[in-house]
RNA sequence: UCCAUAGUUUAAUGGUAGAAUAUUUGGCUCCAACCCAAAAGACGGGAGUUCGAUUCUCUCUGGGCCC
Numbered sequence: 001u002c003c004a005u006a007g008u009u010u011a012a013u014g015g016u017a018g019a020a021u022a023u024u025u026g027g028c029u030c031c032a033a034c035c036c037a038a039a040a041g042a043c044g045g046g047a048g049u050u051c052g053a054u055u056c057u058c059u060c061u062g063g064g065c066c067c
Base pairs, nucleotide, nucleotide: 001064002063003062004061007021008020009019010018015051023039024038025037026036027035044060045059046058047057048056
């Protein structure tokens, strides 16, 4: 100085967090794979500001880069 969001990879300019992939179920198939349909799944911990915080501020924890 930067980063932390689903098992993984990643979006989201303060207004109820989306996607891909993986997983599960169903269909398709003699069986499996591919494909089609659906389901479940996440904002690192704490505090502050605000009507409202993933977003802004502080702090802790973990990680990356530079000196």

Predicted 3D model of a 67-nucleotide RNA (transfer RNA) from a marine eukaryotic metagenome. The RNAcentral record of the sequence draws on MGnify. Its mean pLDDT, the model's own confidence on a scale to 100, is 85.